Overview
The RNA shown here (small-subunit ribosomal RNA) has 1560 nucleotides and comes from a Phycisphaerae bacterium. It matches the Rfam family "Bacterial small subunit ribosomal RNA". Its family is annotated with structural constituent of ribosome and ribosome in the Gene Ontology. Model confidence (mean pLDDT): 82 of 100.
[in-house]
RNA sequence: UAAUUAAGCGGAGAGUUUGAUCCUGGCUCAGAUCGAACGCUGGCGGCGUGGCUAAAACAUGCAAGUCGAACGCGAAAGUACCCUUCGGGGUGCGAUUAGAGUGGCGAAAGGGCGAGUAAUGCAUAGGUAACGUACCCUCUGCACGGGGAUAGCUGCGGGAAACUGCAGGUAAUACCCGAUGAGACCACGGUGGCAUAUGCCACAGCGGUCAAAGGGCGGGGAUCCCUUCGGGGACCUGUCGGCAGAGGAGCGGCCUAUGUCUCAUCAGCUUGUUGGUAGGGUAACGGCCUACCAAGGCUACGACGAGUACCGGGGCUGAGAGGUCGACCCGGCGCAUUGGGACUGAGAACUGCCCAGACUCCUACGGGAGGCUGCAGUAACGAAUAUUCGGCAAUGGACGAAAGUCUGACCGAGCGACGCCGCGUGCAGGACGACGCUCUUCGGAGUGUAAACUGCUGUCAGGGACCACCACGCAACUACGGCCAAUACCCGUAUGCGCAGAGGAAUCCCAAAGGAAGUCACGGCUAACUUCGUGCCAGCAGCCGCGGUAAGACGAAGGUGGCAAGCGUUGUUCGGAAUCACUGGGCUUAAAGAGCAUGUAGGCGGCCCAAUAAGCGUCUUGUGAAAUCCCUCGGCUCAACCGAGGAAUUGCUUGGCGAACUGCUGGGCUUGAGGCAGGUAGGGGCGCGUGGAACUCUUGGUGGAGCGGUGGAAUGCGUAGAUAUCAAGAGGAACGCCAGAGGCGAAAGCGGCGCGCUGGGCCUGUCCUGACGCUGAGAUGCGAAAGCUAGGGUAGCGAACGGGAUUAGAUACCCCGGUAGUCCUAGCCCUAAACGAUGUCCACUAGGUCGGAGGUUCUCUGACGGAGUUCCGGCCGGAGCAAAAGUGUUAAGUGGACCGCCUGGGGAGUACGGUCGCAAGGCUAAAACUCAAAGGAAUUGACGGGGGCUCACACAAGCGGUGGAGCAUGUUGCUUAAUUCGAUGCAACGCGAAGAACCUUAUCCUGGGCUUGACAUGUUUGGAUGCCUACUGGGAAACCAGGUCGGCUGCCCUUCGGGGUGAAACUUUCACAGGUGCUGCAUGGCUGUCGUCAGCUCGUGUCGUGAGAUGUUGGGUUAAGUCCCGUAACGAGCGAAACCCUUGUCGCUAGUUGCCAGCGCGUAAUGGCGGGGACUCUAGCGAGACUGCCGGUGUUAAACCGGAGGAAGGUGGGGAUGACGUCAAGUCCUCAUGGCCUUUAUGCCCAGGGCUGCAAACGUGCUACAAUGGCCGAUACAAACCGACGCAAAACCGCGAGGUCGAGCAAAUCGGAAAAAAACGGCCCCAGUUCGGAUUGGAGUCUGCAACUCGACUCCAUGAAGUUGGAAUCGCUAGUAAUCGCGUAUCAGCACGACGCGGUGAAUGUGUUCCUGAGCCUUGUACACACCGCCCGUCAAGUCAUGGAAGCCGGGAGCACCCGAAGUCGCCCCACCACUGGGGUGCCGAAGGUGAGUUCGGUAACUGGGACUAAGUCGUAACAAGGUAGCCGUAGGGGAACCUGCGGCUGGAUCACCUCCUUU
Repeated sequence: UAAUUAAGCGGAGAGUUUGAUCCUGGCUCAGAUCGAACGCUGGCGGCGUGGCUAAAACAUGCAAGUCGAACGCGAAAGUACCCUUCGGGGUGCGAUUAGAGUGGCGAAAGGGCGAGUAAUGCAUAGGUAACGUACCCUCUGCACGGGGAUAGCUGCGGGAAACUGCAGGUAAUACCCGAUGAGACCACGGUGGCAUAUGCCACAGCGGUCAAAGGGCGGGGAUCCCUUCGGGGACCUGUCGGCAGAGGAGCGGCCUAUGUCUCAUCAGCUUGUUGGUAGGGUAACGGCCUACCAAGGCUACGACGAGUACCGGGGCUGAGAGGUCGACCCGGCGCAUUGGGACUGAGAACUGCCCAGACUCCUACGGGAGGCUGCAGUAACGAAUAUUCGGCAAUGGACGAAAGUCUGACCGAGCGACGCCGCGUGCAGGACGACGCUCUUCGGAGUGUAAACUGCUGUCAGGGACCACCACGCAACUACGGCCAAUACCCGUAUGCGCAGAGGAAUCCCAAAGGAAGUCACGGCUAACUUCGUGCCAGCAGCCGCGGUAAGACGAAGGUGGCAAGCGUUGUUCGGAAUCACUGGGCUUAAAGAGCAUGUAGGCGGCCCAAUAAGCGUCUUGUGAAAUCCCUCGGCUCAACCGAGGAAUUGCUUGGCGAACUGCUGGGCUUGAGGCAGGUAGGGGCGCGUGGAACUCUUGGUGGAGCGGUGGAAUGCGUAGAUAUCAAGAGGAACGCCAGAGGCGAAAGCGGCGCGCUGGGCCUGUCCUGACGCUGAGAUGCGAAAGCUAGGGUAGCGAACGGGAUUAGAUACCCCGGUAGUCCUAGCCCUAAACGAUGUCCACUAGGUCGGAGGUUCUCUGACGGAGUUCCGGCCGGAGCAAAAGUGUUAAGUGGACCGCCUGGGGAGUACGGUCGCAAGGCUAAAACUCAAAGGAAUUGACGGGGGCUCACACAAGCGGUGGAGCAUGUUGCUUAAUUCGAUGCAACGCGAAGAACCUUAUCCUGGGCUUGACAUGUUUGGAUGCCUACUGGGAAACCAGGUCGGCUGCCCUUCGGGGUGAAACUUUCACAGGUGCUGCAUGGCUGUCGUCAGCUCGUGUCGUGAGAUGUUGGGUUAAGUCCCGUAACGAGCGAAACCCUUGUCGCUAGUUGCCAGCGCGUAAUGGCGGGGACUCUAGCGAGACUGCCGGUGUUAAACCGGAGGAAGGUGGGGAUGACGUCAAGUCCUCAUGGCCUUUAUGCCCAGGGCUGCAAACGUGCUACAAUGGCCGAUACAAACCGACGCAAAACCGCGAGGUCGAGCAAAUCGGAAAAAAACGGCCCCAGUUCGGAUUGGAGUCUGCAACUCGACUCCAUGAAGUUGGAAUCGCUAGUAAUCGCGUAUCAGCACGACGCGGUGAAUGUGUUCCUGAGCCUUGUACACACCGCCCGUCAAGUCAUGGAAGCCGGGAGCACCCGAAGUCGCCCCACCACUGGGGUGCCGAAGGUGAGUUCGGUAACUGGGACUAAGUCGUAACAAGGUAGCCGUAGGGGAACCUGCGGCUGGAUCACCUCCUUU
């Protein structure tokens, strides 16, 4: 240089606030994790892991010994021989033994636990020139001569025991003395080399001090000595050991820096404390200790105190940064029953010693013993954690020369699915698909190739065989080499007979699908669905939420989904959560800018040059233990697991280089800042003085009855003279107009005028200083109103208070009074919606316009003008920002500096503590508990005792009613055996019902009867039956029982005897019928209502993040979203209108049953007749009306006003027609229908009763109360409709209802049918009547099987209330109201009701103030079940947590005093003096005791508030102008929400004015 290349990949969201939306914000879920536990289940193996709670207590066994090659002693069993009195004895072997002892080494390691500890610890990097070190290694030198004891042992004692005393005697590598001193140490001075300050190293000199075991074992031959004749020693040699010194390795002691949790509701701490001097002590520095001296030391960069906690490597999680943890493994520390202490030792105490305490055990009561936080194990605690296992075979340790011994370290096994990993429970085929089960639309579908069945395979478990590997070593023999005088011994290397496996286990064979699947979920999040049961119950639930009769959410079943020897649940941690935000958040309105300023510490800081190198960059040194994580490779069949090598360990550290930036140092600069000079505006502040208006009071005058006050009144004042008015005087407070969104100030705030003192700003000049700056934790000052203290003052106003009103009440709003206070002085208080809800400062980033202060400039001057400029105060607006509203050079834009503050709602700005205050109270400031929201902005609706516009018999103007009476009818209520059911504000109540005596009619009541049924379909049995007519008995009937005469009885064959078949009917059986039973809140259909109101929507486009908006708003106009104009909209649909019916005019056609002008006939008379179509009429078809024409207004429009013509004029009148939707409106009793219920009854039939019951209330009507009337008489004029189960004429009878008879008529022919009011004549004469007709008595008629309950009508008699109707309320705008009669449906009969018809026929209004309702636009909203909404507080009840509290109880940390064990140190005495021992005493000193406090916790009579809880009480505070706008601070008052005063805010609606802006 090129190529190659391992150690580095990586971030997901969802549910839940709303009618919907966007945002803020919390809660919850999906993931991973674990030393886990619990529920259900459970085949095998590997590797790990397992008392997290009581560092509470422990039975039993084991866990530290070893060395005879340091030393002195020294058995026994057994056996051989001998002896024997046959009881036994002796000797040898056993025996280089066992055993205890002396001595050495070890016992300070290994193992356990985490109580304590916030630094005496740990981690990292350093230091020790301030230190130690047994065993091990290397090097140097040495080991000479002596001595006396003591255990064991023996003897004698004490004691229950533990243990111990006395005497005798013994050894050593035990102990002691002396010698030697290379060397070490100390002292003295000297030289050299270093160094970091005291100093260190080296060298030589002189003086002093300090050693030892020449011991153990082995070999040797020459010489020498001794000998008990075995041998021993000297000597040589090997090896192990000993002493002194130097060095090394490893291991320790001490010191320094940095890092190391929470609380400031712990802010000051400290007397050996900080330093010095001297001494002591230690291996060593040091207040480590003592004496003296000085008065220091630490602390906001958090001292001191409190709480919690072993620390690290690392583990879990996370994209990372972080967060959390410190089990297992490794390193460090600490502890060993609690506390204290020393001894031994190289080093110090888990299984050593002494003392004190608690506890346990033994005891002869005198005294002793003990310490599982070692391995097992016990009981206890607890949700919970294992065997009183095997072995030293391996690894490691102690001792030993070694063999070896010991080793609960360790290696293994056992138990537990506790975790990770692996394997299996079979594989292939097998039906349009068995059984069972489930669902079903009854057809079928699912379970499901799943099973059965056929074939195949053989893992694991099981049986058998086989024993590899975990074993390296030790070591006989032999060979070689080294040592040595040596072929001996010893050492090394090679060979290797023999010896050693606790436990695990590969491999092969046999058999056989045989032994091996559960668990959770299935509403959304979140993969997976149906049926039944249950019925806001039982239950579920992580959040949202399910369950009140059709539950995919509860329980079960079938099915499905997930995971799988596990699956779920609970708990923990991290994540998601950018939800504490370093990476990576915010603060106008959502939580959040301190009320404002000055300023300390701190943080940050203008331009240029130089130097430095602390930060910074780069290279480098050392370190960052191992294990873990990661990579590569390798070993177990794979994996988990394990091994090797690497990478990494982002940190600290050493040295070098660099100099842009920051820092430090030096020098300079002027633009930041400040100063200076000249001007200038101003309610800036403080003090003193002064003025007028108004008000009240006092005095006097005038005057003479009221004043005052309110929605209306009253209290109050006034003939003792008010109010009003004039004059004079007194007093206090506030300063009209000017005045403005204008000015000034840091904010609070500041307003007559003058004077004095005083702060700040701005402009101009650019003369001076030279970064002097910005911010600002603490701190300090100022700080509206209310309030407090003291003293004044007090006109007006005015909490409290009194009175009057209002009201259900009125502790209020309104009124009359009125005290504190408001004012002044001095001093406190320190809070406000102290707001721009917007911290201060600097820089940058479009404009326009208005106002204030001051300069400049232009035009001849001047400014009343134009241009430009600095500062201040507003508005509009672009980009940008923002959730949006909005903001926008006065930022909420873009950046920088610093400070303050926020982290879901409630509890709560509360409690406790601290601090300030005279008090009120302020500042600081939690937790338990509870909820799943609480919020912001905007949207659509709805609502408002908000606004604007408009409409409607809505009001007003009128007419007539209702409400009072009697009756009718419906309803409630009451009653009843039953009074069937439904309808219930408008929009139920003469409604369902267009007609309840029986029937109707309903299980409404009483009673009687039937059970495949009164009715439908199918099936089955029967045999010829069955039906009709008349019949008998019982009965109220239904029905039951019986039964004869007669008639009828299908089809086919037939010998007419009959046979077959079975249709209709009957009978029998089974399915089923039936239900006016329930649910109108499971439904369809139908209907009511808003409302015949003018609205309701869509497509495309555009705007907005979005819900949505636009269109549909606006200007006109209309009955109308009707039409026109305008217009980011353009079009369209459903509604409106029109089309339809009827009525009003005319024409044409037609001419009977209708009509009759003209012609004719006839009659007493009549269209009666012939005829006619002219007219009326009938009923078909057309015409006509469209703002078409004229004038005016209007925008050249739409349209409106007036007019002409016309039968009709602006939709001609009336009807039918009812948008999207609302009311869970009404109806299951019209009908239909899901589900449920019933089946000898809730079905069906029948008799009688009831639906008609009557104290009372309401609705709807009728008739009246009279003279516009009543009665009598006489006399006109309609329309529409009906008639055969019918309408019925005429005639006759009856006072009448009606009866007899029955002409005519299926009806423009006949009949119902008389219309009535009106008009004419007469009477009545204002009265309870000649009004009114209820009620009652009597007599009748009609219908009907039947009028008692319970029909209608007639006649006679009777003759009630009632004399125009309280509060209140209804209808109606023209052929209408009012009034008059006629008809029809239902119907046997029954109409004051309903539905229709015509006759007569008004009045008033031309407006929108108000009531009601409606439409559009706009505004506010805390409503959205939508104001019949929402919602606040007291009181009452229950539950829960918590504060205070006389006290009571317990714990912690200290302080003072008392007592004072063991023990070290010091002193004294005695013994001994070679080693040493005993006694006394001083200081200190643990536990203990006492005391005063402090702190934490528990408990407590009583008490305070708080939270929560389907239907409690009182009110109505808030949300709309919430009915007195609300809210903030403060003060007073009140059952309560609250009310009132003072000051403040807009986060107030509405109207008006001023100003400004935008557009033109």